[in-house]
RNA sequence: GGGCGGCUAGCUCAAUGGUAGAGCGCUCGGUUUACACCCGAGAGGUUUCAGGUUCAAAUCCUGAGUCGCCCA
Numbered sequence: 001g002g003g004c005g006g007c008u009a010g011c012u013c014a015a016u017g018g019u020a021g022a023g024c025g026c027u028c029g030g031u032u033u034a035c036a037c038c039c040g041a042g043a044g045g046u047u048u049c050a051g052g053u054u055c056a057a058a059u060c061c062u063g064a065g066u067c068g069c070c071c072a
Base pairs, nucleotide, nucleotide: 001071002070003069004068005067006066007065010024011023012022013021018055026042027041028040029039030038048064049063050062051061052060
């Protein structure tokens, strides 16, 4: 220098262009003498950034950033 892939909750990851979710973690409650397990509830999101298309974008298009892989 060229090509490809990833980026969504604290972590690991889902999500046909149409209400952003799960598991773990966290908080509260129940249970226990107590802790753990278990049960119930809750908080937590500028979907990396900017622009475009669309009635509507995490999703499609363009550019940028960052991480990784391959080639030279």